Transfer RNA from an Oscillospiraceae bacterium, 73 nucleotides, folded computationally. The source organism's lineage runs through Bacteria, Bacillati, Bacillota, Eubacteriales and Oscillospiraceae. Rfam family: tRNA. By type it is a transfer RNA. Its mean pLDDT, the model's own confidence on a scale to 100, is 82.

RNA sequence: CUGGGUGUGGCGCAGGUGGUAGCGCGCUACCUUGGGGUGGUAGAGGCCGUGGGUUCAAGUCCCGCCACUCAGA
Numbered sequence: 001c002u003g004g005g006u007g008u009g010g011c012g013c014a015g016g017u018g019g020u021a022g023c024g025c026g027c028u029a030c031c032u033u034g035g036g037g038u039g040g041u042a043g044a045g046g047c048c049g050u051g052g053g054u055u056c057a058a059g060u061c062c063c064g065c066c067a068c069u070c071a072g073a
Stems, first nucleotide, its partner, number of pairs: 001072007010025004019056001027043005049065005
């Protein structure tokens, strides 16, 4: 330099053919216990790398850029 992949709550990941985001772990509170762990119930936490575009509506389509990564030169 060229081409491909990935980028979603603290971490790991899902999110068919666009319709305003979910799971596991973790966290908080409560119940359970003499206490802890385990188990149970409830809850908080993301606007989806970034900037534009298309659309009534985009995590989901299109373009630029950035980061990581793979392959080639």